[in-house]
């Protein structure tokens, strides 16, 4: 510090996700030992048991009583100690928890002139003299118990008067100060207690502790104020003790704290009230910081103590282990009544993913009481349990290569595990055993001593020495032996780490992207590796990354986002200048910001964690004081440039109202006139002989205003268009007269606001949702047509929305040019002016382009640039602008506006392709123009299908289908049924035997099996070897089994189309672009010109073969002109090298020449010459790539499968089946023909297991015999169409030949399934072929025959070649199809066979509505009313004090009880409100490989789309009106 993920790729926007740190964690696997920490986060749920607050006998009276003394032996006295009760102090601390509490809290800083304070400290002060009770105890008594009742005795530091009063309190007066404070005077009033030492001359003296009053202190508390301290406006109004005042009460104290009366206030958009959530802080976690999150442990504060209420006591409580009442729960009970409160420490149950021992000790620290010893202390100190986290340390160290064995992998060579192990040498931490023992301990107390106090050596206080006190922990030394001690997660990318096997979209993984459908580095296992390590990983949460809420530090034209537009309130903000102030601001000082923590520097545990020290830092804060005055603010004054006013001009569809006008449409009336009109892609519905349309005249009505009209004008926006008048708003220009900052923005608010729609009343010509009919269509609830109602128009009133758009808020300022246009002003020129031209200037409205900005597109003085002010809005997509709630509306609906759930994207811009029922250019037998076919018939052949034991397999749009197959009777052959073989039919190696080989026989369908005969070869170093055969053994052979989607090679296709790329440079953030586009031209990216490109490569062309002409050379088997010979004829012969020809080498054609066109080009057109002319014809040759195209059955090959079989052999069958279907062909349908006879002319091939002449036989196929020829020599071999002549005469024929019968021939081991040919006979369909479709542009189509490969033969009508005869048409590109280039749109990129929308059907999930139903909370009204404080009281009781007298009575004060009253918890009733569940049924939504219906959107998406609104429709949607261009 970033990374992954949207795309074919790119740069953005934007979400999701990862790497880090942390935790009171939990879970999985594993687990050596320590240290210091930490551990019920959930049910503030319920609790058994034990303990957690007592202490004091030096406050008091009993009781018991060790021991001692006395004793009459009954007992008495002294009495340490124990000790219930009275009394004192404590129990309000310490400990727990976080339920409640959004402020009675907390934090920070202040105030208290509005207060209190037990114990403690300091300084003063006094302590005199009395009185009456009461518990304990005793007696009686009630009760099961808990607990009481009555009577009697007694003490105090318990209680109560009196005296005293420096002083306190209260009242009054005076002064100072200003809240109730301080000082002084005066009057009234207010205290007390003793206990215990020493000495004593018993008078007292002297200590300690305690007591009273006052003042002060310290520490502690109460109260008040300011600021800060969650979410929610789908909570907007709240409040009656409420706000204030006066009197009174109450409190320690102020105060509506309480009460009576008076006034009507108080709080709130700076968020009152309500709802939900929450203890707050120091801190802690994270972060660079700012922030964000959090409040466990430790510390401070608060609140609570079963739930609710209440007071008492006290210095302090409304009291965790006190009291009273009510309630719920639990327990005891004799049923009458009682008892209890672990949110103390342990522990238990429950709940939960989850959180410990019913331990030890008061030794230390601290607390309570005590004079003290001491007692108490689950505070605390320790130990135990838990890897829960942090931290330390160990599980050994060094050497050790044959790189052992084993494992795993392997290209079989090896590699790796791996110096790892073994082995050798050594060490000894921890754990284990043994020994010894430091420190935490110093107090108190005892004792000794010194000083102080004192009369004193008592006592007390202080210092020093010695003695006493350890729950718990264990630093050190020795011993032994490598012995006892390693796991866990991961290994596709992010992210360090790779292979094999298994599995086969299964099982599974997954944080995101995503893996898995037979070769998975992603699943599971293994080997290996990487990381961390007594832990590792997972889950959850927080911060970070996330600049993804942006203060630091974001945005809003198109990505989410500018309010539809004005006015304007609060608020925010604001021109120049002077003075003043000091709120903001700045300076400096003071106080505070607890400690702990963090940081820095030291120190202590061997280190670390941890702990300690530091007038270290920091604590960014708050408060107070001093000073400054630039800036902001306040106050006062001035100014004119902002703003406004005034005067003079000026343009305009600005608004409202009234009137007027002409054209057109429709309707009505009349005339003329006749058969159609209308409408469409084409039609029909409709209108018309009852006279339409057309035309003329007249009339009526409503609506809208052609031309002018213009990216012209006006207005804030919506919007505004005939003319005239009236009323009226705003702008601009010129002048520089006035005011003097009056300004800008603007939440809430108010007004305006297209179209549609709504209400009432008019109006209604045209148009036209709905509706009806006609078409179209598979359907057509649409597009098209004919009609047509609301509506459109007017008046009044609603609605308040639009793609209300410049998708761009308002205002101000600044920053370059160029060219238009509208409205003003000024100057100049022209001819005074008009007009025109031109320059400058102000305002508006446009276009282009710099700088700058932007993701890019683009914007660019009319900013999307640079700044300032204010407002609005955004924070992934969907759900959803929806639900619920609220407000508005007559309604439609509008505004405000979520969540659950779900996805990993959704999106904007640009790029390259592909595509378009987009555009432009261009080409091709693509169409057109022609010729001939196919599709109809019969047959041949291939295919699908069916059948079959098998009909082997492959090829399947073009680009499979006379294809692999250039030959299926056996073989081939892969298929089927049957019969055999198992190291095998074939290869290599080993062992043994035998030469190899071979005659014959038997069985069998054969393979094969058995018997039998002949035969001993070749080389040799004499050992043996080579070839071959048989047998055996195991490695292996074998497979036309599978995967062409694992592959090589080969091939098809686009396509012989003209394209496909690269280097360097340049442009762009980038993908990419440029080059390769443009203007011409070409068959061509062929060439030329232009050009930020310049060059180059693979393709094109050329080079190669063939063919057309000529030349040279060479002439046998070819040829024969001349010469000779010769025949019936014949290159037959001699010869020739002229010709043809053969086959080698050359020549020739290049737009070279001429004219024209063209850009002075390339090139094209025409011409000359030429055998050939613009590529002369034909062939071979096939760029980058596409189709996972085809082939594992040509071959090769990875993986996989079979191995007495999926291998091998054999004979037989099948591949040839046949209802109907398709492709490719052949033959025909006839007269341009058929048939008979005669007759002419090729080329190219083939031939010895061959071609075969001639001759003979046969009607013929053929047979016999046989010359020649391994071929320019011989043979196949006859070419056929053609030409000449005869017949046929338009018919199912003298066309056509299928089918069938009979007889033959040939090949072959074999012709039945299943061959070809011949002869005779038979003589089917078919009379030119529907929709549709194919080939061909010249020696081509058409037509005619010939040959060859394969091959014994042949199902060949196929294929490949060869020649003969030999046309027609087109000189065009509208359309169909395919291709190329440029451009455009795109929501496509698996690329239109794309993408994608909605209903319906199915499953599942969450949500909304909902009759009803259950819980909980809240306020209101009323009833009842416990405890208790307060008040009242005529009733009852009553020691102290007072009075009286009758001296033990009465009365009073006061107290207690009872009664009454106010308030008052719980409870009850009623009508409501909020919230959470359940819920028949209903509603839409999300999601879910392969359901149904259509095809709405994306291309002009086939009717351009979208927005608002209204109507309609299975559904997407359609239509109307207005708007937008996206």
């Nucleotide at each position: 510090a970033g990374g992954g993920u949207u795309u074919g790729a790119u740069a953005c926007u934007g979400g999701c996700u990862c790497a880090g740190a942390a935790c009171g964690u939990a879970c999985g696997c594993u687990g050596a030992c320590g240290g210091a920490a930490u551990g019920g986060a959930u049910u503030a749920g319920g609790c058994a048991u034990g303990c957690a607050a007592g202490u004091c006998g030096u406050a008091c009276g009993a009781g018991c009583g060790a021991a001692c003394u006395c004793u009459u032996c009954g007992g008495a006295g002294u009495g340490a100690g124990c000790g219930a009760g009275u009394g004192g102090c404590g129990a309000a601390c310490g400990g727990g928890u976080g339920a409640g509490u959004a402020a009675u809290g907390c934090g920070u800083g202040g105030a208290u002139g509005a207060c209190c304070u037990a114990c403690c400290c300091u300084g003063a002060u006094g302590a005199g003299g009395g009185g009456g009770a009461u518990a304990a105890c005793c007696a009686u008594u009630c009760g099961a118990a808990a607990g009481g009742a009555u009577g009697g005795c007694u003490a105090a530091u318990a209680c109560c008067g009196c005296a005293u009063a420096c002083g306190g309190u209260c009242g009054c007066c005076a002064g100072g100060u200003u809240u109730u404070c301080c000082u002084g005077g005066u009057g009234a009033u207010c205290a007390a207690a003793g206990c215990u030492g020493g000495c004593u001359u018993c008078g007292g003296c002297u200590g300690g502790c305690g007591c009273u009053u006052c003042a002060g202190g310290a520490g502690g508390g109460g109260u008040c104020c300011a600021c800060g301290u969650g979410c929610u406006a789908u909570u907007a109004g709240u409040u009656u003790g409420u706000u204030g005042g006066u009197g009174g009460g109450g409190u320690a104290a102020c105060g509506g704290c309480c009460u009576a009366c008076c006034a009507a206030g108080a709080c709130u958009a700076u968020g009152a009230u309500g709802g939900c959530u929450a203890g707050c802080c120091g801190g802690c976690c994270u972060g660079a910081g700012a922030g964000g999150g959090u409040g466990u442990c430790c510390g401070g504060c608060c609140a609570c103590a079963c739930u609710g209420g209440g007071a008492c006591u006290g210095a302090g409580a409304c009291a965790c282990u006190g009291c009273c009442c009510a309630g719920a729960c639990u327990c005891c009970u004799a049923c009458g009544g009682g008892a209890g409160g672990c949110u103390g420490c342990a522990g238990u149950c429950g709940a939960g993913a989850a959180u410990c021992u019913u331990c030890c000790a008061c030794a230390a620290u601290g607390g309570g009481c005590g004079a003290a010893a001491g007692c108490c202390u689950g505070a605390u100190g320790g130990a135990g349990c838990g890897a829960c986290g942090c931290u330390g340390c160990g599980u050994g160290u060094a050497g050790g290569a044959u790189g052992a064995a084993g494992g795993c992998c392997u290209u079989a060579g090896g590699g790796u595990u791996g110096u790892a192990a073994a082995c050798u040498a050594c060490u000894g931490u921890c754990a284990c055993g043994c020994u010894a023992u430091a420190g935490g301990a110093a107090c108190c107390c005892g004792u000794g001593u010194a000083g102080g106090u004192u009369a004193a050596u008592a006592g007390c206080c202080u210092g020093c020495g010695c003695g006493c006190u350890g729950a718990c922990c264990a630093a050190a030394g020795c011993g032994a032996g490598a012995g006892g001690a390693a796991g866990u997660g991961c290994c596709g990318g992010c992210u360090a780490a790779c292979u094999c096997c298994g599995u086969g979209c299964c099982a599974g993984c997954a944080g995101c992207c995503g893996c898995g459908g037979u070769a998975a580095g992603a699943c599971g296992g293994a080997g290996g590796g990487c990381g961390c390590a007594a832990g590792c990983g997972u889950u959850g949460u927080u911060c970070g990354g996330a600049a993804u809420u942006a203060c630091u530090g974001g945005g809003c034209g198109u990505a989410a986002a500018g309010g539809g537009c004005a006015g304007g309130u609060a608020g925010g903000u604001g021109g120049u200048u002077c003075g003043u102030u000091a709120a903001g601001u700045c300076u400096u000082c003071u106080g505070u910001g607890a400690a702990a923590a963090u940081c820095c520097g030291g120190g202590g545990c061997u280190c670390a964690a941890c702990c300690c020290c530091g007038c270290g830092a920091a604590a960014u804060g708050c408060a107070g004081g001093u000073g400054a005055a630039a800036c902001u603010g306040g106050c006062a004054g001035a100014c004119u440039u902002g703003a406004g006013a005034c005067c003079g001009g000026u343009a305009g569809a600005g608004g409202c109202u009234a009137g007027c006008g002409g054209a057109a449409u429709u309707c009505c009336u009349g005339g003329u006139g006749u058969a159609g009109c209308g409408g469409u892609g084409g039609a029909a519905u409709g209108c018309g002989u009852a006279g339409a349309u057309a035309u003329c005249a007249g009339g009526a009505a409503g609506a809208a205003c052609a031309c002018c009209u213009g990216u012209g004008g006006c207005g804030a926006a919506g919007g505004c268009g005939g003319c005239u008048a009236g009323c009226u708003g705003g702008g601009c220009c010129g002048g520089a007269u006035c005011u003097g900052a009056c300004g800008c923005u603007g939440a809430u608010c108010c007004g305006c606001g297209a179209a549609a729609g709504c209400g009432u009343g008019g109006g209604g010509a045209g148009c036209a949702a709905a509706c009806a009919g006609g078409a179209u269509u598979a359907g057509a609830u649409a597009c098209c047509c004919u009609g047509g109602u609301a509506g459109u128009c007017c008046a009044c009133g609603c609605c308040g929305u639009a793609a209300a758009c410049g998708a761009u808020g308002a205002g101000c300022a600044c920053u370059g040019g160029a060219c238009g246009u509208c409205c003003g002003g000024a100057g100049g020129g022209u001819u005074c002016g008009a007009c025109c031209c031109u320059u400058c200037u102000g305002g508006g409205u446009g276009u282009c382009u710099c700088a700058g900005c932007u993701a890019a597109c683009g914007c660019a003085u009319u900013a999307a640039g640079u700044g300032c002010u204010c407002c609005g809005c955004c924070u992934g997509g969907g759900g959803a602008g929806u639900a619920c709630g609220g407000u508005c509306g007559c309604a439609a609906g509008a505004c405000u506006a979520a969540a659950a759930c779900u996805c990993a994207a959704a999106g904007g811009a640009a790029u390259u392709g592909a595509c378009g029922g987009g555009g432009g250019c261009c080409c091709g037998c693509a169409c057109a123009a022609g010729c001939g076919g196919u599709g109809g018939a019969g047959c041949a052949u291939g295919u699908g299908g069916u059948u079959u034991a098998a009909u082997u397999c492959g090829a399947u749009g073009c680009a499979a289908c006379g294809c692999g197959a250039a030959a299926a009777a056996c073989c081939u052959u892969a298929c089927c049924a049957g019969g055999c073989c198992u190291u095998g039919a074939c290869a290599u190696c080993c062992u043994g035997a035998g030469a190899a080989u071979u005659c014959g026989g038997u069985a069998g369908a054969g393979a094969u099996a058995c018997c039998u005969u002949a035969g001993u070869g070749c080389c040799u170093u004499c050992g043996g070897g080579a070839a071959c055969u048989c047998a055996g053994u195991g490695a292996c052979a074998g497979g036309u089994g599978u995967u062409g989607c694992a592959u090589g090679g080969c091939u098809g296709u686009c396509g012989u189309c003209a394209g496909c790329u690269c280097g360097u440079g340049u442009c762009g953030u980038g993908a990419g672009a440029u080059g390769u586009u443009g203007g011409g031209u070409u068959a061509a990216g062929u060439c030329c010109c232009g050009u930020a490109a310049c060059g180059a490569g693979c393709g094109c062309a050329a080079c190669c073969c063939u063919u057309a002409u000529c030349c040279u050379u060479a002439g046998u088997u070819a040829c024969c002109a001349g010469c000779g010979a010769g025949u019936a004829a014949a290159g037959u012969c001699g010869g020739g090298g002229a010709c043809u020809c053969u086959a080698a080498g050359g020549a020739g054609a290049c737009u070279g020449c001429c004219g024209g066109u063209g850009u002075c080009a390339a090139a094209c057109c025409g011409g000359a010459g030429g055998a050939a002319g613009g590529c002369g014809g034909g062939g071979a040759c096939g760029a980058c790539g596409u189709c996972a195209a085809g082939u594992c059955a040509u071959c090769a090959u990875g993986g996989u499968c079979c191995u007495u079989a999926c291998g091998c052999c054999c004979a037989g069958g099948g591949c040839c089946a046949c209802a109907a279907a398709c492709g490719u062909g052949c033959u025909a349908c006839a007269a341009u023909g058929g048939u008979c006879g005669g007759u002419a002319c090729a080329a190219a091939g083939g031939g010895c297991a061959g071609c075969a002449a001639a001759c003979c036989c046969g009607u013929g196929a053929g047979g016999g015999u046989a010359a020649g020829c391994a071929a320019a020599u011989c043979c196949c071999a006859a070419a056929a169409a053609g030409c000449c002549g005869g017949c046929c005469c338009c018919a199912g024929u003298u066309c056509g030949g299928a089918u069938u019968g009979a007889a033959g021939g040939c090949u072959g081991c074999a012709a039945u399934u299943c061959g070809c040919c011949u002869u005779c006979a038979u003589g089917a369909a078919g009379u030119c072929g529907g929709a549709a479709u194919c080939g061909c542009u010249a020696g081509u189509a058409a037509u005619c025959g010939c040959a060859g490969a394969u091959c014994a033969g042949c199902c060949a009508u196929g294929c490949u070649g060869c020649g003969g005869u030999g046309a027609a048409u087109g000189u065009g590109u509208u359309c169909c199809u395919g291709a190329g280039c440029c451009u455009u749109g795109u929501a496509c990129a698996c690329a239109c066979c794309g993408c994608c929308c909605g209903u319906c059907a199915a499953g599942c999930c969450a949500c909304c509505c909902a009759a009803a139903u259950g819980g909980u909370c809240c306020g209101c009204a009323c009833c009842c009313g416990a405890a208790g404080u307060c008040g009242c009281u005529a009733c009852c009781u009553u020691a102290a004090c007072c009075a009286g007298c009758u001296u033990g009575c009465u009365g009073g004060a006061g107290a207690g009880g009872g009664g009454c009253g106010c308030c008052g918890a719980a409870g009850g009733u009623g009508a409501g409100g909020g919230u959470c569940g359940u819920g028949a049924g209903g509603g839409g939504g999300a999601c879910u490989a392969a359901g149904u219906c259509g095809u709405a959107a994306c291309a002009a998406g086939g009717u351009a789309g979208c927005c608002g609104u209204a109507g309609g429709g299975g559904a997407a949607c359609c239509u109307g009106c207005g708007g937008c261009u996206g």

Small-subunit ribosomal RNA from a hydrothermal vent metagenome, 1526 nucleotides, folded computationally.
The RNAcentral record of the sequence draws on SILVA.